[in-house]
């Protein structure tokens, strides 16, 4: 340096729930508790998924489908950094 792995050792992260805040929403942030995770560290480049304001269509009125913009890295791929052990 590359590959493989989490058996050991040191650790790490934190699903969902609850509480508070932000947001139209998806969702995000913080605290608490852990479902799980060998990158469940980071990055929206590709695919995929989710939300949808205003507007216009539509309706008796709602609903509904479309369209900005936004979100998900714990959906997959990709990029990048990294602890331990073995080869």
């Nucleotide at each position: 340096u590359u590959c493989u792995g989490a058996a050991a050792a040191a650790g790490g992260c934190a699903a969902g729930g609850u509480u508070g805040c932000u947001g139209c929403a998806a969702a995000g942030c913080a605290a608490u508790u852990a479902c799980g995770c060998a990158a469940a560290g980071c990055c929206a480049c590709g695919g995929g998924c989710c939300u949808u304001a205003c507007a216009a269509a539509g309706u008796a009125g709602u609903a509904u489908a479309u369209c900005a913009a936004g979100g998900c890295a714990g959906c997959c791929g990709g990029g990048u950094u990294g602890c331990c052990a073995g080869a």
A computed fold for an 87-nucleotide RNA from an uncultured bacterium, annotated as c-di-GMP-I riboswitch aptamer. The prediction has a mean pLDDT of 85. The sequence was found by an Rfam model in a public genome assembly. The model forms 95% of the base pairs in the Rfam consensus.